[in-house]
Context: one part of a larger RNA
RNA sequence: GAACGAACGCUGGCGGCGUGGAUAAGACAUGCAAGUCGAGCGGGGGUAUGUGAGUAGCAAUAUUUGCAUACCUUAGCGGCGAAAGGGUGCGUAACACGUAGGCAAUCUACCCUAAAGUUGGGAACAACCUGUCGAAAGAUGGGCUAAUGCCGAAUGUGACUGUUGGGAGGCAGCUCCUGAUAGUUAAAGCUGGGGACCCGCAAGGGCCUGGCGCUUUAGGAUGAGCCUGCGGCCUAUCAUGCUAGUUGGUGGGGUAACGGCCUACCAAGGCGAUGACGGGUAGCUGGUCUGAGAGGACGAUCAGCCACACUGGAACUGAGACACGGUCCAGACACCUACGGGUGGCAGCAGUCGAGAAUCUUUCACAAUGGGCGAAAGCCUGAUGGAGCGACGCCGCGUGGGGGAUGAAUGGCUUCGGUCCGUAAACCCCUGUCAUUCGCGAGCAAGGUUGCCGGCUGAAUAGGCUCGGCAGAUUGAUAGUAGCGAAAGAGGAAGGGACGGCUAACUCUGUGCCAGCAGCCGCGGUAACACAGAGGUCCCAAGCGUUGUUC
Numbered sequence: 001g002a003a004c005g006a007a008c009g010c011u012g013g014c015g016g017c018g019u020g021g022a023u024a025a026g027a028c029a030u031g032c033a034a035g036u037c038g039a040g041c042g043g044g045g046g047u048a049u050g051u052g053a054g055u056a057g058c059a060a061u062a063u064u065u066g067c068a069u070a071c072c073u074u075a076g077c078g079g080c081g082a083a084a085g086g087g088u089g090c091g092u093a094a095c096a097c098g099u100a101g102g103c104a105a106u107c108u109a110c111c112c113u114a115a116a117g118u119u120g121g122g123a124a125c126a127a128c129c130u131g132u133c134g135a136a137a138g139a140u141g142g143g144c145u146a147a148u149g150c151c152g153a154a155u156g157u158g159a160c161u162g163u164u165g166g167g168a169g170g171c172a173g174c175u176c177c178u179g180a181u182a183g184u185u186a187a188a189g190c191u192g193g194g195g196a197c198c199c200g201c202a203a204g205g206g207c208c209u210g211g212c213g214c215u216u217u218a219g220g221a222u223g224a225g226c227c228u229g230c231g232g233c234c235u236a237u238c239a240u241g242c243u244a245g246u247u248g249g250u251g252g253g254g255u256a257a258c259g260g261c262c263u264a265c266c267a268a269g270g271c272g273a274u275g276a277c278g279g280g281u282a283g284c285u286g287g288u289c290u291g292a293g294a295g296g297a298c299g300a301u302c303a304g305c306c307a308c309a310c311u312g313g314a315a316c317u318g319a320g321a322c323a324c325g326g327u328c329c330a331g332a333c334a335c336c337u338a339c340g341g342g343u344g345g346c347a348g349c350a351g352u353c354g355a356g357a358a359u360c361u362u363u364c365a366c367a368a369u370g371g372g373c374g375a376a377a378g379c380c381u382g383a384u385g386g387a388g389c390g391a392c393g394c395c396g397c398g399u400g401g402g403g404g405a406u407g408a409a410u411g412g413c414u415u416c417g418g419u420c421c422g423u424a425a426a427c428c429c430c431u432g433u434c435a436u437u438c439g440c441g442a443g444c445a446a447g448g449u450u451g452c453c454g455g456c457u458g459a460a461u462a463g464g465c466u467c468g469g470c471a472g473a474u475u476g477a478u479a480g481u482a483g484c485g486a487a488a489g490a491g492g493a494a495g496g497g498a499c500g501g502c503u504a505a506c507u508c509u510g511u512g513c514c515a516g517c518a519g520c521c522g523c524g525g526u527a528a529c530a531c532a533g534a535g536g537u538c539c540c541a542a543g544c545g546u547u548g549u550u551c
Stems, first nucleotide, its partner, number of pairs: 001551004006547005013397006019390002026353003030350003035080003040077002043074014087308003097231007106224002111220008119153001121151002128143006158185012189212006197206003233280003241271003246268008283305004287298004310331005333344004361387001363386003369383001370381004400430004411420003434492001436487005449472006455465003495540005500521003506535005516523002
């Protein structure tokens, strides 16, 4: 000199863009952060209309109930999602990360392409009804029932496994293609439209035509798993060192998959001054800061990967987890309790306490972007988009401009003549940035939906296509914001540090080795340019200094 996720002191007008728990991976009140689908299923509830019956009434009417239709809603079964997104950096010196490769040792829901299929049955369990236990959380028994839930059977384009034949290829232990033969192995429905014809009293179905699904297989895409070379901290006051599943082999098991990954047996190996083993520290990288560079230090925000979710352990479900807002066990802590027993996990967003020099609102919206579910409308989304707070940082703007000498007054200094503040002020003439008030007022909107027209499919003037065009009414949290226009008035807007040398900037008064200053040298003991105050000056400026840290 530059820099900072900074803090502290004094001061503080506006805006834009960023940024903000670095310490206690300490403990957490409260609210929200993962749901969705009724076009998979059986129930429950409600509303409206039509119709039948009953009750009250002379009647109008009121009310109860059955049936039909339409619509709304939803606890449960079922599907998909919940493994993403979001947070933190405890652990980890490791194939964790980075980079370059390998898998002839692998898996991949949803998505895309292609081929083939989607036949016919059965038994349950929730909800519901009913009983019991319990303070509660909840538990348990009996009975009924549906399905895209579950289980047999059929079929087998295929796939897998065994036996066997041919061909091609590879560095390889083998891989690929094509035959024969034996065995094993699938499925689920839902929802639109339709002229004729068929079944049926009707509802409905066959038949035709679509959409969404389901099953098997092949390929792709995406994501993941495993292996390897090289690279990046300190320490030898850790070395006659370390190692027993240890190193290798064989058989077996296990996994999607190779492998001591596991196991039985056999052999005695394996690593190490090119630093094993041990100890300390640490998430890694793209990058950030500094520097002419080489290098050094760091790894906040943003992006990629990894690890973790009160602490430790374990598996289940699933395409995917050994699972932050799932389960089980143990522990610590906290809460409820009828004392028998239960409940909980903010390192999600806000917020509280604590510790600390120190780090924000218990805000608005799904309008946009993205995600989940859904045929769609849509619902959910503390992701995200915004607003709020903090000069925490960077950048921009303003606090006025011109004229104005009796060089006014106060104040300071003085050799008492004067001189400095100083065109500075007053005073005159202007301007209107920002702020203030009033008015106008965007863009972020693409889409979705309704109607019409066209194209393709189709027997079709149904229907369908995330097809194209036109038209209508619409969708904005920020926010009446940005911006634009008008009005008034210099009106509302300057401080901080320094002044002995380094180092730009000097005098007076007070103090008297005292009080104090100080980054270093050093000042202060009666004329202190070094302390304190004042006037003046210098440097920066909505900041200025101090402290800490890095180069």
Molecule: small-subunit ribosomal RNA, 5' domain
Organism: metagenome